[in-house]
RNA sequence: UUCUUAUCCAGAGAGGUGGAGGGACUGGCCCAUUGAUACCUCGGCAGUAGGCUAUUUACUAGUACUAUGCCAAUUCCAGCAAGCUUAGGCUUGAAAGAUAAGAA
Numbered sequence: 001u002u003c004u005u006a007u008c009c010a011g012a013g014a015g016g017u018g019g020a021g022g023g024a025c026u027g028g029c030c031c032a033u034u035g036a037u038a039c040c041u042c043g044g045c046a047g048u049a050g051g052c053u054a055u056u057u058a059c060u061a062g063u064a065c066u067a068u069g070c071c072a073a074u075u076c077c078a079g080c081a082a083g084c085u086u087a088g089g090c091u092u093g094a095a096a097g098a099u100a101a102g103a104a
Stems, first nucleotide, its partner, number of pairs: 001104008013042005021031003025079004043071003048067003051063004055058001075096001080093005
């Protein structure tokens, strides 16, 4: 990097460095010199894989030790298709993206 599987309406912030864009892409809409995004430290959330514990032996429950992940807004909303709708728009499923595990 590609493929497969699972999940994505829940949850969780302080300090420091630094100084202009950032929220993947496009459009919208937001965040940002009252200092965002990013990086570092500490803290926290969650429970994907491994570990450990239990017994009801299950695609089980618990724990949070290890490896990740995450801590503005539903993946911020939409993008394609179908159905409904006078319109505005609504619902469902894809696509794209993110994360984990496995494989090449």